Two RNAs folded together computationally: RNase P RNA and transfer RNA, 489 nucleotides in total. It holds a member of the Rfam family "Bacterial RNase P class A". Gene Ontology terms of the family: dimeric ribonuclease P complex, tRNA processing and ribonuclease P activity. The family's RNA type in Rfam is ribozyme. The coordinates come from a structure-prediction model, not an experiment, and the mean pLDDT is 76.
[in-house]
RNA sequence: GAAGUGGGCGGGGGUGAUCGCGUUUCCGGCGGGGGUCUCCUUGGGGACUGCCGUCGGGGAUGAGGAAAGUCCGAACUGGGCAGGGCACGGUGGUUGGUAACGCCAACCCGGCGCGAGCCGAGGGAAAGUGCCACAGAAAACACACCGCCUAAGCUGCGACGCGAGUCGCAUCCGGUAAGGGUGAAAUGGUGCGGUAAGAGCGCACCGCGCAGCCGGUGACGGUUGCGGCAGGGUAAACCCCACCGCCAGCAAGCCCAAGUAAGCAGCAAGAGGCGGCCCGUCUCGACGGUCGCUUGCGACCGAUGGCUGCGGGUAGGGUGCACGAGCCGGCGGGCGACCGUCGGCCUAGAUGAAUGAUCGCCCGCCCCCUUCGGGGAGCGAACAGGAUUCGGCUUACCAGCCCACUUCGCCA
RNA sequence: GUCUCCGUAGCUCAGCAGGAUAGAGCGUUCGCCUCCUAAGCGAAAGGCCGGCAGUUCGAAUCUGCCCGGAGACGCCA
Numbered sequence: 001g002a003a004g005u006g007g008g009c010g011g012g013g014g015u016g017a018u019c020g021c022g023u024u025u026c027c028g029g030c031g032g033g034g035g036u037c038u039c040c041u042u043g044g045g046g047a048c049u050g051c052c053g054u055c056g057g058g059g060a061u062g063a064g065g066a067a068a069g070u071c072c073g074a075a076c077u078g079g080g081c082a083g084g085g086c087a088c089g090g091u092g093g094u095u096g097g098u099a100a101c102g103c104c105a106a107c108c109c110g111g112c113g114c115g116a117g118c119c120g121a122g123g124g125a126a127a128g129u130g131c132c133a134c135a136g137a138a139a140a141c142a143c144a145c146c147g148c149c150u151a152a153g154c155u156g157c158g159a160c161g162c163g164a165g166u167c168g169c170a171u172c173c174g175g176u177a178a179g180g181g182u183g184a185a186a187u188g189g190u191g192c193g194g195u196a197a198g199a200g201c202g203c204a205c206c207g208c209g210c211a212g213c214c215g216g217u218g219a220c221g222g223u224u225g226c227g228g229c230a231g232g233g234u235a236a237a238c239c240c241c242a243c244c245g246c247c248a249g250c251a252a253g254c255c256c257a258a259g260u261a262a263g264c265a266g267c268a269a270g271a272g273g274c275g276g277c278c279c280g281u282c283u284c285g286a287c288g289g290u291c292g293c294u295u296g297c298g299a300c301c302g303a304u305g306g307c308u309g310c311g312g313g314u315a316g317g318g319u320g321c322a323c324g325a326g327c328c329g330g331c332g333g334g335c336g337a338c339c340g341u342c343g344g345c346c347u348a349g350a351u352g353a354a355u356g357a358u359c360g361c362c363c364g365c366c367c368c369c370u371u372c373g374g375g376g377a378g379c380g381a382a383c384a385g386g387a388u389u390c391g392g393c394u395u396a397c398c399a400g401c402c403c404a405c406u407u408c409g410c411c412a
Numbered sequence: 413g414u415c416u417c418c419g420u421a422g423c424u425c426a427g428c429a430g431g432a433u434a435g436a437g438c439g440u441u442c443g444c445c446u447c448c449u450a451a452g453c454g455a456a457a458g459g460c461c462g463g464c465a466g467u468u469c470g471a472a473u474c475u476g477c478c479c480g481g482a483g484a485c486g487c488c489a
Base pairs, nucleotide, nucleotide: 001408002407003406004405005404006403007402008401009400010398013362014361015360016359017358018357019356021062022061023060024059025058026057027056028055029054030053031052032051034049035048036047037046038045039044064383068394069393071392072391073390074389075388076249077248078247079246083279084278085277086276088245089244090243091242092241093107094106095105096104097103108122109120110119111118112117123240124239128238129237130234131233132232145180146179147176148175149174155170156169157168158167159166160165188206189205190204191203192202193201207229208227209226210225211224212223213222214221215220253319254318255317256316263310264309265308266307267306270284271283272282273281274280287302288301289300290299291298292297293296312488313487314486326345327344328343329342330341331340332339333338363380364379365378367376368375369374413485414484415483416482417481418480419479422438423437424436425435431469440456441455442454443453444452462478463477464476465475466474
């Protein structure tokens, strides 16, 4: 210098003026009704205090790294307490971090890259079931299309032999899984020996399984011995194992105000809640009538009460709601995620929904002119905007700067 | 704001416990029939299954993340 890898900072510069918006606070004017004290011919008047409305003025403060998607995890709230089992859903190397997580860190294993590094839903397929199209002989209790081989054996034929039998041949029986061929995938791989031909049939190495020892908290790694191989893939198919999970969501929930309507349907060994089912548990089942009788129980009926659904009314206010697993800095512990401690800070709360516009000066970048002093013009963006609040992930997007590292080339 | 569901031909839908050329009806185009049109008959075109990744030998189908669309939910009594 070129190419690249990982990470961090920052989301756009500073300052002043004018106009405009949301929230909050202070002051003043006007109006309203309230309380206390006081005057008073009991109609009322005056003073003080705080409230509401309105007008004017001043001060403070005012979006994000993703506020987004709503994909995970929580806080909080309700379902009486928040219980059990099944079902259902989720997660999945190990050890840690955390309030928790599917997040994060470090490490292990596998794959990719010359490398820095990157990627991995990364438990179980010798518990069971299902599926594996086409092609192919065969797709999972294996099998034999082409090929290879006739050593032993059977059968048939032929030759020889008196015979026992010997030899030869086979569209036969048989042996084989080296080679060919099919496929994504065909029952370990390479080599040597061996054989009729072959084959873990035997051996060496590699792979695999089991056991021991060593190292490590562990995933796992190393090593020694034994075993001739234990029988393909798929679990983001059912499933098994381990762990986690009650359900709903701020339109949760609580308070106030205003207002309606009757009517219809369902309910009695019933209805409703614990948002699937069961157990368990809780609430309501008023009241009236009839009948039976052991006179306070049982059965039945009604529906004005109750509950649920429809219908109806309304589209108001407050609270939840801004001090929190909070932010910043120092020190200490840890490889790190993170934790501990000390000090400092308070930082939006809207509800058809507030942050904007213009101008001046300085700053940065770029273009033009230049007598090199300077002058003139332009730009300061993109994604996007709070809505109960946090921790993550993912997605969208931008000007630039910084740190560490890798490979190649050149110079010393 | 919260939650749920759906995207397959121009339109309406099927296929979604994976299997290779993705179907049906209506519509469109062409031809036949008719004096002409409609109806009828015959044929053809038209899709990479909303997009991008992943799992798998193989994805419309399974999983994740985006994009687009639709619906429901308030309070009072």